[in-house]
RNA sequence: AACCGAUAAUGGCAAACCUGGGGAAAUCCAGGGACGCAAAACUAUAGGGGCUACCAUCAUUUUGAUUACGCCAGCCAGUUGCCGAA
Numbered sequence: 001a002a003c004c005g006a007u008a009a010u011g012g013c014a015a016a017c018c019u020g021g022g023g024a025a026a027u028c029c030a031g032g033g034a035c036g037c038a039a040a041a042c043u044a045u046a047g048g049g050g051c052u053a054c055c056a057u058c059a060u061u062u063u064g065a066u067u068a069c070g071c072c073a074g075c076c077a078g079u080u081g082c083c084g085a086a
Base pairs, nucleotide, nucleotide: 004084005083012037013036017032018031019030020029021028022027035074041079042078043077047076048075049072050071051070056066057065058064059063
């Protein structure tokens, strides 16, 4: 230094759910709350993947299908990074 990752240290984040708010929705923000996390930090015009479908288009007349310009980084990936037992 790389790999690796403790029942180590110092700190950190916060799933579900609840309350309030934004949004058509996915989902986001704030507070509470902890399932978990060594990257649960950052990147979503030009890596892959997933979610939603207001509008639009097509078909229909109950509505259905397609579509991202909307989202997801706690899916993989990329970038950066704290600590140091085996």